[in-house]
RNA sequence: UGAGAAGGCUUCUAGGGUUCCGAUUUAUAGCCAUGGGCUAAUGAAUGACUGGACCGAGAGAAGCAAGCUACCUGGAACAGUAACUAAUUCCAAGUAGCCCCACGGCGGGAUAAAAGCCCGGGAGGA
Numbered sequence: 001u002g003a004g005a006a007g008g009c010u011u012c013u014a015g016g017g018u019u020c021c022g023a024u025u026u027a028u029a030g031c032c033a034u035g036g037g038c039u040a041a042u043g044a045a046u047g048a049c050u051g052g053a054c055c056g057a058g059a060g061a062a063g064c065a066a067g068c069u070a071c072c073u074g075g076a077a078c079a080g081u082a083a084c085u086a087a088u089u090c091c092a093a094g095u096a097g098c099c100c101c102a103c104g105g106c107g108g109g110a111u112a113a114a115a116g117c118c119c120g121g122g123a124g125g126a
Base pairs, nucleotide, nucleotide: 008064009063010062011061012060015055016054020052021051022049023046024045025044026043027042028041029039030038031037032036067098068097069096070095071094073092074091075090076089077088101121103124107119108118109117
């Protein structure tokens, strides 16, 4: 300097906003009737509204599968004209183990909108 690999999925969490539900405020209509309060429906506004639901981590958690290593079981090759045949190689299943490391913008993108989502194990740095 170049190439390859460090990978996948599910559930959850940190975190995130506001389409939907709910909540709050308010307008209209009606009722009670001093102030003001209550009810139903519709509209508008609010996420510095706890929520339901939703999005959600490469560098967060757990699990599953994949991969690698070893052992074991079965089959095939080696084994050429009957049979047998070692070590070795390949395929499949099973069991056990391994599955490491990781500082990180600005800016942009999707969705209703936003985010440790995606660009991105990026740019950059060590």

The RNA shown here (Guanidine-I riboswitch aptamer) has 126 nucleotides. It matches the Rfam family "Guanidine-I riboswitch aptamer". Rfam 15.1 lists 1,509 matches to the family in 1,281 species.